C1' cells in the first nucleotide's frame, strides 16, 4: 500500500433510519437481611454512540474522508 472486520456508559454487549427518553451483564454508590463479611433482594448515577462533513422531515443506524485496532493479500 490493497482488501475486509470492527469502534456504543469503567469493562463486555443488545440496537441495522423514526416509536419516547440508547437494552441488559460485570463493577460502583445507597438500602434491606447478618453479630459482621459474602451471597441475595431493592433502589440509584453513569454512554447522545471513535472524530469530522453530507443524505434525510429525522441518523448511534445511510454514504465521503480521517483516527485506532483485528485479520487477510501485497
Nucleotide at each position: 500500500g490493497g482488501g475486509u472486520c470492527g469502534u456504543u456508559g469503567g469493562c463486555c454487549a443488545a440496537g441495522u433510519g423514526g416509536c419516547c427518553u440508547a437494552a441488559g451483564g460485570c463493577a460502583c454508590u445507597c438500602g434491606a437481611c447478618u453479630g459482621a463479611u459474602a451471597a441475595u433482594c431493592g433502589a440509584g448515577a453513569g454512554a447522545u454512540c471513535g472524530g469530522g462533513g453530507g443524505u434525510u422531515c429525522a441518523a448511534a443506524u445511510c454514504c465521503c474522508c480521517c483516527a485506532c485496532g483485528g485479520c487477510c493479500c501485497a
The RNA shown here (transfer RNA) has 74 nucleotides and comes from Candidatus Acidifodinimicrobium mancum.